[in-house]
RNA sequence: CACCGAUAAAGGCAAAUUUACCGAAAGGUAGAGACGCAAAGCUAUAGGGUCUUCCUUAUAAAAAAGAUGACAGCCAGUUACCGAA
Numbered sequence: 001c002a003c004c005g006a007u008a009a010a011g012g013c014a015a016a017u018u019u020a021c022c023g024a025a026a027g028g029u030a031g032a033g034a035c036g037c038a039a040a041g042c043u044a045u046a047g048g049g050u051c052u053u054c055c056u057u058a059u060a061a062a063a064a065a066g067a068u069g070a071c072a073g074c075c076a077g078u079u080a081c082c083g084a085a
Base pairs, nucleotide, nucleotide: 004083005082012037013036017032018031019030020029021028022027035073041078042077043076047075048074049071050070051069055066056065057064
C1' cells in the first nucleotide's frame, strides 16, 4: 500500500413502533426507541433498481401511462477510523 474483519480499544449510526411538525402521496425533520450495521459516512438529470402521482396525457367515467417528487438500511460509485489473525 492492497485485501481482510477480533467475543480487541476508542467512538459512531439507528429498523419496526410511537409523539409532534412538513408534504397530495411516497417520504422527510426532531424527540422517544433499538432490529441491526465496519462504511447503516457521502453521492438521486448525467449507472441500474424501487416507491409515489398534486399535476399532465387519454377517456363518458373508471382502470391505465408519465417524475419534474422521493428512497443511499437494494445493488453500485466514492472517501474514511481502528489493527488481532